[in-house]
Description: Small-subunit ribosomal RNA, 3' major domain from an uncultured Thermoanaerobacterales bacterium, 461 nucleotides, folded computationally. Its mean pLDDT, the model's own confidence on a scale to 100, is 85.

Context: one part of a larger RNA
RNA sequence: UGACGGGGGCCCGCACAAGCAGCGGAGCAUGUGGUUUAAUUCGACGCAACGCGAAGAACCUUACCAGGGCUUGACAUCUGAGGAAUUUCUAAGAAGUUAGGAAGUGCCCUUCGGGGAACCUCAAGACAGGUGGUGCAUGGUUGUCGUCAGCUCGUGUCGUGAGAUGUUGGGUUAAGUCCCGCAACGAGCGCAACCCUUGUAUAUAGUUGUAAAUCUAUAUAGACUGCCGUGGAUAACACGGAGGAAGGUGGGGAUGACGUCAAAUCAUCAUGCCCUUUAUGCCCUGGGCUACACACGUGCUACAAUGGUGAGAACAGAGGGAAGCGAGUGAGGGAUCACGAGCGAAUCUCAAAAUCUCAUCACAGUUCGGAUUGCAGGCUGCAACUCGCCUGCAUGAAGCUGGAGUUGCUAGUAGUCGCGGAUCAGCAUGCCGCGGUGAAUGCGUUCCCGGGCCUUGUACA
Numbered sequence: 001u002g003a004c005g006g007g008g009g010c011c012c013g014c015a016c017a018a019g020c021a022g023c024g025g026a027g028c029a030u031g032u033g034g035u036u037u038a039a040u041u042c043g044a045c046g047c048a049a050c051g052c053g054a055a056g057a058a059c060c061u062u063a064c065c066a067g068g069g070c071u072u073g074a075c076a077u078c079u080g081a082g083g084a085a086u087u088u089c090u091a092a093g094a095a096g097u098u099a100g101g102a103a104g105u106g107c108c109c110u111u112c113g114g115g116g117a118a119c120c121u122c123a124a125g126a127c128a129g130g131u132g133g134u135g136c137a138u139g140g141u142u143g144u145c146g147u148c149a150g151c152u153c154g155u156g157u158c159g160u161g162a163g164a165u166g167u168u169g170g171g172u173u174a175a176g177u178c179c180c181g182c183a184a185c186g187a188g189c190g191c192a193a194c195c196c197u198u199g200u201a202u203a204u205a206g207u208u209g210u211a212a213a214u215c216u217a218u219a220u221a222g223a224c225u226g227c228c229g230u231g232g233a234u235a236a237c238a239c240g241g242a243g244g245a246a247g248g249u250g251g252g253g254a255u256g257a258c259g260u261c262a263a264a265u266c267a268u269c270a271u272g273c274c275c276u277u278u279a280u281g282c283c284c285u286g287g288g289c290u291a292c293a294c295a296c297g298u299g300c301u302a303c304a305a306u307g308g309u310g311a312g313a314a315c316a317g318a319g320g321g322a323a324g325c326g327a328g329u330g331a332g333g334g335a336u337c338a339c340g341a342g343c344g345a346a347u348c349u350c351a352a353a354a355u356c357u358c359a360u361c362a363c364a365g366u367u368c369g370g371a372u373u374g375c376a377g378g379c380u381g382c383a384a385c386u387c388g389c390c391u392g393c394a395u396g397a398a399g400c401u402g403g404a405g406u407u408g409c410u411a412g413u414a415g416u417c418g419c420g421g422a423u424c425a426g427c428a429u430g431c432c433g434c435g436g437u438g439a440a441u442g443c444g445u446u447c448c449c450g451g452g453c454c455u456u457g458u459a460c461a
Base pairs, nucleotide, nucleotide: 001461002460003458004457005456007455008454009453010452011451012450013449015445016444019409020408021407022406023405026301027300028299029298030297031296032295033294034292035291042053043052064287065286066285067284068283069282070281073127077126078125079123080122081121082120083119086103087102088101089100090099091098092097107116108115109114129276130275132274133273134272138270139269140265141264142263143261145259150189151188152187153186154185155184156165157164158163169180170179171178195253196252197251198250200221201220202219203218204217205216206215224247227241228240229239230238231237303402307361308360309359310358311357312356313355319350320349321348324343325342328339329338330337331336368399373394374393375392376391377390378389379388415437416436417435418434419433420432421431
């Protein structure tokens, strides 16, 4: 000087408290461990691994396993020889591939001999290749403490020196934010502001928007403790008030200092070294990643009457759409199918549910709950057996609110209700967004957890 203390002081945070809804019990989905397996590819492991990489494993993906094959190779450059490329047929085979047949002679230059470009085949070797190892050799990227308020430097001064001072103190703030004081005076990276969005108004402009308004787009105004009062040290600032759409950083986002964890990633990519080279490379078929006595994490659906079921009526936002979205009409009980208008979309389309009204059920393992299983179908796709999603009929399991413990949340938030998108042929209870409806509580900081500043002790560095 740091770090640490079941030392002290001050302060903050859904940290506790006050509340609301959960998880932990059930069934299922999904990830992980374990076990099993020919293989169940690999990575991630307290917070900060476990609906994580994976924004989507039937084949492909795919890295794993079994079997069948190739060896200058699936891919790159160079040399030589031959042939344009390409299209197509037959046979064998699980396919990769192998064996044969047919069509075809293009482009540029030309001294008409030929040469060249692209592409294909053969041969030789230089080499290719590796999702093989090392994240403790690395770059790049990322997580985390933490959007916490800190981390430093120059000159000066003090100290023999390591270092200190500044950055401590008195107030104040969300903030090393600002004020005052002070052997310090200044400065930098952070904070804040500048950026995006939302809430109000004005102006301008409107096609696809109903003339206007709404709306959309652009520009501008508006909020600054600016005004008043009280407190305060006459300061910073705090509290109250006015006006205002909005009041004290208005709400939300982007933005992550010096550093910590030899944190994560050699499997995004790049890369040193090591290893491999008829294989640890490459092609193909089938299987596996989907196994299942079990354990854990994260979710979905429920256990019902603030509900279930039937009939009727209404209201969004943000997005997507051409090998697409598909109105409408017809068929079907339905998934869906047939025909198909319009729309590269403020024009057409995908397209709401909770809610409200009426009826019924009457507290039951039920008209709750929907797992599981049987049968019959639909869709995508070469192909749904291993291993997809959906529909109908039948079946109707556990479950009557969950032990110890534990999580999220302070307002348009929690809870609840649906909608969209990426990935994607198909596959969503996950993820990322969007709106509808819409609470309760907050005395306070004694305690638990994490953090900041000052101080003190130390046998630690």